[in-house]
Predicted 3D model of a 350-nucleotide RNA (Bacterial RNase P class A) from a Gammaproteobacteria bacterium. The coordinates come from a structure-prediction model, not an experiment, and the mean pLDDT is 78.
RNA sequence: CGAGUCGGCCAGGCAGCCGCUGUUGCGCGCGUCGCGGCAGAGGAAAGUCCGGGCUCCACAGGGCAGAGUGCCAGGUAACGCCUGGGGGGCGCGAGCCUACGGAAAGUGCAGCAGAGAGUAGACCGCCUAAGAACGUAAGUUCCGGCAAGGGUGAAAGGGUGCGGUAAGAGCGCACCGCGCUGGCGGUAACGCCCAGCGGCAAGGUAAACCCCACUUGGAGCAAGGCCAAAUAGGAACCCAUCAGCGUGGCCCGCGCUGGGUUCGGGUAGGCCGCUAGAGGGUGCUGGUGACGGCACUCCCAGAUGAAUGGCUGUUCAAGACAGAACCCGGCUUAUCGGCCGGCUCGCACU
Repeated sequence: CGAGUCGGCCAGGCAGCCGCUGUUGCGCGCGUCGCGGCAGAGGAAAGUCCGGGCUCCACAGGGCAGAGUGCCAGGUAACGCCUGGGGGGCGCGAGCCUACGGAAAGUGCAGCAGAGAGUAGACCGCCUAAGAACGUAAGUUCCGGCAAGGGUGAAAGGGUGCGGUAAGAGCGCACCGCGCUGGCGGUAACGCCCAGCGGCAAGGUAAACCCCACUUGGAGCAAGGCCAAAUAGGAACCCAUCAGCGUGGCCCGCGCUGGGUUCGGGUAGGCCGCUAGAGGGUGCUGGUGACGGCACUCCCAGAUGAAUGGCUGUUCAAGACAGAACCCGGCUUAUCGGCCGGCUCGCACU
């Protein structure tokens, strides 16, 4: 200097004019009025994919089905999230990905090609040992043996080498691989150029059904509560204690005494819930880390047909993706431009 990789930060600032919403102070002609103070959309507010807080069923138990997760250990209110490890894969590397329990419980699936695709198989080939026939002989044929060589395929019942054989084959041996046992290290997953035994192969696939382990009520702020007002304390029909109803399905238990269908009428207004929190900041401290503890400090939107808009000047690196609706912790997706730092690789110089 170039290329790469990982992490953190920002999302405009300052000033002026007019205009919005909340809260609060003052005033008044007491109205959503006037004048002030303070505050006023995000890193994803998005998707509604997870987890909860909260509310109700309801003072609500057990089980099955169903659903979710799937290496180990931690963090957390909890999680399918995060952190740190392990195995596997990719990359020269820094790093990145991981739907990562079980194939010896069972079922299923793998087109075509190929001899043969699960306890499979002889197309091209190799041998002529043993037996038989022909031939003077070389040799040929039958019978027989092989799966080492070639080919097909995504995948062909370990790999390399040596021996052995008629030719071969873990047939035997050495090393590697694989399986089992023991030892050592580690909380564990797991690891060990530790030791021993075994010629050992019963393939692959579970993001196929399945088995195993753990977790799991439902509905949701349009939850739910209060006030005011209006109407028709309406009509008909069905079932009814051996019947039914009770917040997904089924069973048991428990509770209740009524339950259901059709037609018709009234209301859609106001208030609460609604923002002080599993909250933010600073410092110290424990931990590899996620995160935790202690002390001090701060209040940082609550609209309801839906609030922050318009103009001007200046500055900058520079406005993309994009607007809260009960709240919080995550994940995923979209995205202009910039700043800072760590590490890796390459080149050149010293």

Record summary: Of the family's consensus pairs, 97% are formed in the model. Rfam family: Bacterial RNase P class A. Rfam links the family to the GO terms tRNA processing, dimeric ribonuclease P complex and ribonuclease P activity.